[in-house]
Formats: sequence, structure tokens, C1' cells
RNA sequence: UGAAUCCUUCGGGGUCGGGUGAAAAUCCCAGCCGGCGGUAAUGAACAUCAUGUUCCAAGCCCGCGACGGGGAAGCAGUGUGAAGCACGUUUCCCCCUGAUUUGGUGCAAAUUCCAAAGCCGACAGUGAAAGUCUGGAUGGGAGAAGGAUAGC
Repeated sequence: UGAAUCCUUCGGGGUCGGGUGAAAAUCCCAGCCGGCGGUAAUGAACAUCAUGUUCCAAGCCCGCGACGGGGAAGCAGUGUGAAGCACGUUUCCCCCUGAUUUGGUGCAAAUUCCAAAGCCGACAGUGAAAGUCUGGAUGGGAGAAGGAUAGC
């Protein structure tokens, strides 16, 4: 320095105020929020022999995760006379998976910067319809950081 295996830690925000009503943090006015990775040049910062790294730089561009649906394989426990047959559980695969324009800056290069106007947001629950309340979830997770082992 590159690759492999393993371990540890971390890893999602938000209804202020008002209206109607028997009842709404769910409707109406209005407010608020934005997971993870990628993304050109110039420039800047840092390190350097070469050169490299980082930043400016995305909710709505590309991909991923989560929710939901289906399937395959396995299995402690329980049920069963017995059996993956059922409950449950583990791994993997497939499907599904929202929303942006205009102007400006810049030699070129930004749907990412600046300005303006828009738009979007799982499932279940609820005295009344939820991105924001409650719940599955002290869960899972894209991934991030650090460390260990052997080898070159």
C1' cells in the first nucleotide's frame, strides 16, 4: 500500500400559532423537517519528489436502505401420533418503491452553488382523514469510523 476474514462503536428530523367541530398535533389557514453512497473543471485548504486527499456540492439527477407484497432453502422451541405440516425464526432471491423548474454566477463545466417560485413523503392505530402524534422499533439498516489477524 492493496485485498481477505473477523471484532467494536456510531448510524433520522419535524405542528409554533389560529379556524371549524361533540370530537382533529389527522380537516382548513399557517408553520416545521429532510437517512446513506455517487456526481466535472477552476479555485481553496492540507500533505508531497512526483502527486494525492479533502471541501465548495443535491429531500425532488443516479443508485441504495427502510415500509409493503411474493418466493426458495434451513432450523432451536411449541403444537402434532409423527412430519418444516402450522406458529415462530434464520439466510437468500424477486417485485414494489415519492417529488423541479425558471433566472443568475462561472472561459467551459452545477437539475448540486446563489435568487425565486413549486413539489414529495411506508405500514398499522386514532372520538375525524397524520411526512410531523402513538405503535411494530431498546428492532432492522444503506453505510461511517476505529481496531485485530495472516500474507505481499
FMN riboswitch aptamer (RFN element), 152 nucleotides, folded computationally.
Its Rfam family is "FMN riboswitch aptamer (RFN element)". Gene Ontology term of the family: FMN binding.
Model confidence (mean pLDDT): 75 of 100.